A computed fold for a 90-nucleotide RNA from Candidatus Izemoplasma sp., annotated as SAM riboswitch aptamer (S box leader). The sequence was found by an Rfam model in a public genome assembly.
RNA sequence: CUACCAUAAAGAGAAGGCGAGAGACAAGCUCGAUGACCCUUCAGCAACCUACCUAAAUAGAGUAAGGUGCUAAAGCUUGAACGAUGGUGC
Numbered sequence: 001c002u003a004c005c006a007u008a009a010a011g012a013g014a015a016g017g018c019g020a021g022a023g024a025c026a027a028g029c030u031c032g033a034u035g036a037c038c039c040u041u042c043a044g045c046a047a048c049c050u051a052c053c054u055a056a057a058u059a060g061a062g063u064a065a066g067g068u069g070c071u072a073a074a075g076c077u078u079g080a081a082c083g084a085u086g087g088u089g090c
Stems, first nucleotide, its partner, number of pairs: 002089006013042005021031003025079004043071003048067002050064003054060001075082001
């Protein structure tokens, strides 16, 4: 990059930096100089992959939290031939 599969109404924020837009897209609505978005640090949530345990077993249950992910609003709402994250394959 591309294809496939799975997931999403539950859950979890502070500090510092920057300084104007942000919430993918369209419309709506919302957030934002009382500093949003983003970045860094720390903290947390969850449990897709992973490890351990049980086990005939690659099923299922449980424990942990190493790799990701996430921590305004139901993916904010609606729409679509949409996007996001994880896993697998090339």